[in-house]
RNA sequence: GCUACAAGCCUGGCUAUCGCUUCUUAUUAAUUUAAGAGGAGGAAAGUCCGGACAGCUCAGAGCAAUGCACCGGUGAAGAGCCGGGUCCUGAGUAAUCAGGAACAGAUAGUGCCACAGAAAAUAACUACUCCGCAAGGAGAAAAGGUGAAAAUGUGAGGUAAAAGCUCACAGUUUGUAUGAGUAAUCAUAUUUACGGGUAAACCUUGCAUGCUGAAAUGCCACGUAUAGUAUCGCUUGAAGACGGCUCGUCUGAGAUACAGGGUAGGCAGCUUGAUACUGAUAAGUAAUUAUCAGUACAGAUAAAUGAUAGCCCACGACAGAAUCCGGCUUACGGCUUGUAGCUUUU
Numbered sequence: 001g002c003u004a005c006a007a008g009c010c011u012g013g014c015u016a017u018c019g020c021u022u023c024u025u026a027u028u029a030a031u032u033u034a035a036g037a038g039g040a041g042g043a044a045a046g047u048c049c050g051g052a053c054a055g056c057u058c059a060g061a062g063c064a065a066u067g068c069a070c071c072g073g074u075g076a077a078g079a080g081c082c083g084g085g086u087c088c089u090g091a092g093u094a095a096u097c098a099g100g101a102a103c104a105g106a107u108a109g110u111g112c113c114a115c116a117g118a119a120a121a122u123a124a125c126u127a128c129u130c131c132g133c134a135a136g137g138a139g140a141a142a143a144g145g146u147g148a149a150a151a152u153g154u155g156a157g158g159u160a161a162a163a164g165c166u167c168a169c170a171g172u173u174u175g176u177a178u179g180a181g182u183a184a185u186c187a188u189a190u191u192u193a194c195g196g197g198u199a200a201a202c203c204u205u206g207c208a209u210g211c212u213g214a215a216a217u218g219c220c221a222c223g224u225a226u227a228g229u230a231u232c233g234c235u236u237g238a239a240g241a242c243g244g245c246u247c248g249u250c251u252g253a254g255a256u257a258c259a260g261g262g263u264a265g266g267c268a269g270c271u272u273g274a275u276a277c278u279g280a281u282a283a284g285u286a287a288u289u290a291u292c293a294g295u296a297c298a299g300a301u302a303a304a305u306g307a308u309a310g311c312c313c314a315c316g317a318c319a320g321a322a323u324c325c326g327g328c329u330u331a332c333g334g335c336u337u338g339u340a341g342c343u344u345u346u
Base pairs, nucleotide, nucleotide: 001342002341003340004339005338006337007336008335009334010333012312013311014310015309016308017307018306020039021038022037023036024035025034026033041318045329046328048327049326050325051324052323053213054212055211056210060247061246062245063244065209066208067207068206069205070084071083072082073081074080085103086101087100088099089098090097091096104204105203109202110201111198112197113196125144126143128139129138130137131136152170153169154168155167156166157165171194172193175190176189177188178187179186180185217268218267219266220265226259228258229257230256231255232254239251240250241249275296276295277294278293279292280291281290282289283288
């Protein structure tokens, strides 16, 4: 210097003038005037995950459905984050470094493995051995071919030709014992078995789960028409109790549908928190936790948070709060640091 990966930070700033808006204080007939303190992001985006909060609501239970799945820790929780284990991938001679996992179960069962090939699990095409003049019959799965994969592999013995049939060394796998570890698991010894893959196929096992959503929800004001039609019902019970079904429980004298009439204005919810940032101390590999000190804080409601001028430099992109918070993912420009590999005076 280049390549790959990982982590962190920023993502315009300062001054002046004018304008919009929230709160506080004072003032005014009056949101009228004056002063002070504030005013759109790292993703505010997607609506993907989890919650706070509100309502159904205080009668539940089961099924279905949905989600998750190695071990431990953290956290309000999460499909989040941190660390470890196993397997896989990339670089490298190796040591090692980095990344990924949708990481329970294939001996509970049902499926699927295209094409090629004789056959994808009830194997027999060419070659092999025996009988036979031949056609053909019997045996066998070690050689060859097809294929991603063909009945664990290599070597020896044995056989008519052969096979774990026997032996030796290996591979995978079941169980047990010992040692290390909180555990997943690892190492050693011994033992069982010898077609495989696939559950992001159906399925099985274990754990978890009520729904809706701030246009939630609560209150006030104004105004009027349930006058009408139909169906069902009045304790032999219509209808209802906010994802689906069943059972159960409770309320219940009117309910539902069509059609029609009135209104659509205001207040609360509304932002001080599982809050964010900085510094110090302690524990921890880390995520994170505890304590102390300090700084900071948009609440619009058809929608405020801006414009101009000058200077600086990062020359500025992606982009705009709408109940709030913790994450994940995506969009966009730049800077810094670290790890590994390659190159060698450029």
Bacterial RNase P class A from a Chitinophagaceae bacterium, 346 nucleotides, folded computationally. Rfam family: Bacterial RNase P class A. Its family is annotated with dimeric ribonuclease P complex, tRNA processing and ribonuclease P activity in the Gene Ontology. The source organism's lineage runs through Bacteria, Pseudomonadati, Bacteroidota, Chitinophagales and Chitinophagaceae.